The RNA shown here (TPP riboswitch aptamer (THI element)) has 97 nucleotides and comes from Salidesulfovibrio brasiliensis JCM 12178. NCBI's taxonomy places the organism under Bacteria, Thermodesulfobacteriota, Desulfovibrionales, Desulfovibrionaceae, Desulfovibrio brasiliensis. The coordinates come from a structure-prediction model, not an experiment, and the mean pLDDT is 78.

[in-house]
Parts: sequence; C1' cells; structure tokens
RNA sequence: CCUGUCCGAUAGGGGUGUCCCGCACGGCGGGACUGAGAUCACACCCUCAGAACCUGAAGCAGUUGACGCUGUCGUAGGGAAUCGGAAGGCUCAUCCC
Repeated sequence: CCUGUCCGAUAGGGGUGUCCCGCACGGCGGGACUGAGAUCACACCCUCAGAACCUGAAGCAGUUGACGCUGUCGUAGGGAAUCGGAAGGCUCAUCCC
C1' cells in the first nucleotide's frame, strides 16, 4: 500500500402476508401456514462481488384450505457505509551473513 476473508463499533436501509373462528358491523381478540422476521418487535434481515428490499406484477408455471407457498422472471432495472482490529498478499528502508 492492497484485499471479494473474519470480528467489532457507530450509522443507515427494509419487510411485516394468507386463511379460519369468536365478539359485533369497526374494528378487536384467539388460532393455523410459510419464513430469519408476519409491525409481540430496543427484535429480525441487509449495507456496493449489495436477491435485505423495491419495480416489472393484478406477470408466467406449479402447488395449497389460502397466500410471493415453490420455481421462474434474474448475467433485467433500482437499492442503504464509514472507521477500527485480526488474518493474508505485495513493495521499500535499515541491519546481519
């Protein structure tokens, strides 16, 4: 000096669906499914070799009790970071042989 690795600090970004039942007509409560997380969260996930998340999209194929539930779309277009430490690599100076 560099690093697409690991750790930490602080900061920032993001999502929160589907269905069933009860109360009663507006919402509230309980439950089931998937998932890291279903606004229970000081939680969870992600921060540029960025699929966290958004657009495309009331997309397409499959599946389900239903659903971005699964795949595809997707080498698509966007999208939020700095510092410190560890480890590694390279180069230079000095000393010794």